Notes:
A computed fold for a 686-nucleotide part of an RNA from an uncultured Bacteroidota bacterium, annotated as large-subunit ribosomal RNA, domain II. Rfam family: Bacterial large subunit ribosomal RNA. Rfam links the family to the GO terms ribosome and structural constituent of ribosome. The coordinates come from a structure-prediction model, not an experiment, and the mean pLDDT is 84.
Context: one part of a larger RNA
RNA sequence: GCCUACGAGUUACUCCUCACUGGCAAGGUUAAGUUGUUUAGCAACGAAGCCGUAGCGAAAGCGAGUCUGAAUAGGGCGAACAGUCAGUGGGGGUAGACGCGAAACUUUGUGAUCUACCCAUGACCAGGAUGAAGUUUAGGUAACACUAAAUGGAGGUCCGAACCAAUAUACGUUGAAAAGUGUUUGGAUGAGUUGUGGGUCGGAGUGAAAGGCUAAUCAAACUAAGAGAUAGCUCGUACUCCCCGAAAUGUUUUUAGGAACAGCGUGAGGUAUAAGUAUUAUAGAGGUAGAGCUACUAAUUGGGUAAGGGGGUGUCAAAGCCUACCGAACUCAGAUAAACUCCGAAUACUAUAAUAUGUUUCCUUGCAGUGAGGGCAUGGGUGCUAAGGUCCUUGUCCGAGAGGGAAAGAACCCAGACCAUCAGCUAAGGUCCCCAAAUUUAUUCUAAGUUGAGCUAAUGUGGUUCAAUUGCAUUGACAGCUAGGAUGUUGGCUUGGAAGCAGCCAUUCAUUUAAAGAGUGCGUAACAGCUCACUAGUCGAGCGAUUGUGCAUGAAUAAUAAUCGGGCAUAAGAAUAAUACCGAAGCUAUGGAUUGCAGUUUAACUGCACUGGUAGGGGAGCAUUCUAAUGGCAGUGAAUGUGUGCCGUAAGGCAUGCUGGAGCGAUUAGAAAAGCAAAUGUAGGC
Numbered sequence: 001g002c003c004u005a006c007g008a009g010u011u012a013c014u015c016c017u018c019a020c021u022g023g024c025a026a027g028g029u030u031a032a033g034u035u036g037u038u039u040a041g042c043a044a045c046g047a048a049g050c051c052g053u054a055g056c057g058a059a060a061g062c063g064a065g066u067c068u069g070a071a072u073a074g075g076g077c078g079a080a081c082a083g084u085c086a087g088u089g090g091g092g093g094u095a096g097a098c099g100c101g102a103a104a105c106u107u108u109g110u111g112a113u114c115u116a117c118c119c120a121u122g123a124c125c126a127g128g129a130u131g132a133a134g135u136u137u138a139g140g141u142a143a144c145a146c147u148a149a150a151u152g153g154a155g156g157u158c159c160g161a162a163c164c165a166a167u168a169u170a171c172g173u174u175g176a177a178a179a180g181u182g183u184u185u186g187g188a189u190g191a192g193u194u195g196u197g198g199g200u201c202g203g204a205g206u207g208a209a210a211g212g213c214u215a216a217u218c219a220a221a222c223u224a225a226g227a228g229a230u231a232g233c234u235c236g237u238a239c240u241c242c243c244c245g246a247a248a249u250g251u252u253u254u255u256a257g258g259a260a261c262a263g264c265g266u267g268a269g270g271u272a273u274a275a276g277u278a279u280u281a282u283a284g285a286g287g288u289a290g291a292g293c294u295a296c297u298a299a300u301u302g303g304g305u306a307a308g309g310g311g312g313u314g315u316c317a318a319a320g321c322c323u324a325c326c327g328a329a330c331u332c333a334g335a336u337a338a339a340c341u342c343c344g345a346a347u348a349c350u351a352u353a354a355u356a357u358g359u360u361u362c363c364u365u366g367c368a369g370u371g372a373g374g375g376c377a378u379g380g381g382u383g384c385u386a387a388g389g390u391c392c393u394u395g396u397c398c399g400a401g402a403g404g405g406a407a408a409g410a411a412c413c414c415a416g417a418c419c420a421u422c423a424g425c426u427a428a429g430g431u432c433c434c435c436a437a438a439u440u441u442a443u444u445c446u447a448a449g450u451u452g453a454g455c456u457a458a459u460g461u462g463g464u465u466c467a468a469u470u471g472c473a474u475u476g477a478c479a480g481c482u483a484g485g486a487u488g489u490u491g492g493c494u495u496g497g498a499a500g501c502a503g504c505c506a507u508u509c510a511u512u513u514a515a516a517g518a519g520u521g522c523g524u525a526a527c528a529g530c531u532c533a534c535u536a537g538u539c540g541a542g543c544g545a546u547u548g549u550g551c552a553u554g555a556a557u558a559a560u561a562a563u564c565g566g567g568c569a570u571a572a573g574a575a576u577a578a579u580a581c582c583g584a585a586g587c588u589a590u591g592g593a594u595u596g597c598a599g600u601u602u603a604a605c606u607g608c609a610c611u612g613g614u615a616g617g618g619g620a621g622c623a624u625u626c627u628a629a630u631g632g633c634a635g636u637g638a639a640u641g642u643g644u645g646c647c648g649u650a651a652g653g654c655a656u657g658c659u660g661g662a663g664c665g666a667u668u669a670g671a672a673a674a675g676c677a678a679a680u681g682u683a684g685g686c
Base pairs, nucleotide, nucleotide: 001686002685003684004683005682006681011095012094013093015092016091017090018089019088020087021086022085023084024083027051028050029049033045034044035043036042037041055062056061065077066076067075068074098236099235101233105226106225107224109222110221116200117199118198119197120196121195122194123193124192125190127159128158129157130155134151135150136149137148138147139146163187164186165185168183169182170181171180202218204214205213206212239621240620241619242618243617244616249262250261251260252259253258263370264369265367266366267365268364269363270362275360276357277356278355279354280353281352282351283350284349290343291341292340297337298336301333302332303331304330308326309325310323311322312321313320373398374397375396376395377394379392380391381390382389403414404413405412418592419591420590421589423588424587425586429582430581431580432567433566434565438579440578441577442576443575444574445573451569452568459554460553461552463551464550466548467547468546469545470544471543472542480538481537482536483535484534486511487510488509491505492504493503517532521530522529593611595609596608597607598606599605622675624672625671626670627669628668629667630666632664633663641658642657643656644655645654646653647652
């Protein structure tokens, strides 16, 4: 992992409540018990008690009223509507209460054969090295001291086996082993190691102290019991079909992943010339969007004018004067605001009327689930006009929605799946091939594979299309080529120099000219030299400038050649216009089914509409085991197993072949240990 079997809303109660069924009814009903009998359930008796028939008040109490109150007021609660007993079902309560699941807590016991420490009594430590004290002899001293050589054999001494430990590393990791093996390493006469016997224990022991160890268990051992502890938590919760169908919001919460009430769902009942909803018309209240501000409040840019102030001058002062300073107020122009408004929509909202619809509304009651929401669009707050961010408004979809499109995709576009069909038409989107349908028609653009359904800026482009404005041009433009481009003069100043060309100054003049600047740029130390403006000739038809526009291009950068979904494409790219076709569970066609409503002839038809669905509510069934009654099958072969065929919308049913070898069905009614794919489910098998 698979298969088989088992495996979860049960049972009890003089309990509460609702619905249905039945009995009796202003009443209903017996309980314990007693008696009788076909001794097994009934029947009869048994009003004790309970519910109802009257309420109000804290109570005394009063009573269709009563309480409050001074009250005959007002107000509160009542009075005009039948209950009760039993059965069945839905829900609640009390019990373990749908099943499994803690960590823990308490109580009684069992453990120191593991391990920690202790007590008693034993055992063990190859070999080698070092050589303390002391002693002896010799020297030495007045005597000591001291020195040397021997002797001696100390030590938590040294090296190193046994033994004890466990430093590093490899292997091992479903191991040979629930801690080992190999190599390596530390201690090895000591606070050493070890045998045997004994002692100390669960909030306790023991601990050279690691919260270590106390029998593979330790921040409180193990065993049994309380005990089915509790679990607002997780997981699981078993056959079918049909109808309807949510919520993820508000308030409160030792509350936030739970709950209570409300909201939203469903079943039943009820009510009306109602209500609700939609559209149209009319009438309203309002201060949003927008707009505006010499209409207020607040903020604000520039100009004009200007009170006042600063600075300077004025012989100190004053007056006065000056001011590239500041500047209230006023004024002109510009212009801001969620907490500004002289103004002011559209929607939405309210009311009335008409039309449409026809219970959708509302009321009573049973049963819920939900109270983590999410995306997109819209108007905003917050944030960075960040977020697949966060919080509201309005709508929609996903949630709980399948189908077609977007390569692939919860919520984007199209469109809401009752069933069947090898029929048709369309939507979004497409029509070269993958891939159904145009290599369609017409006119343009693009040369970048731009592009071909994610996305890109500031800024740059003499790439190219189109449009507009404007200038020059056969009296010859633009470009090229040929020639000129001079003189006063080296203008003046400055300077070592300054001659068109370092810098400064300038009515930058004048002359000769077809034209030629007191000079456009190179260049020289300064000159020189080259060149330009400008002019003539040659040539012979268009040439410039500005603005806008389409496409293109640089900017352009992410880890696979990594991509238009791919192949590929110069259209099969881009733009505009047009026609045809394809394309879905949409619509249509044909047949059939469910549910609801209406109609009819009253048992089934006809017509219309409807039939996506999670949580959840309601309805109708199938199967299993047993019981009762009725009625059956079976050795001429029951159950069972395994094939085949048929029937039913489904759960399922029927027939039959083989197997098997002894029990088993049908109808009606009743009762349940009544349906498995999941619970890291339990047991067995493979």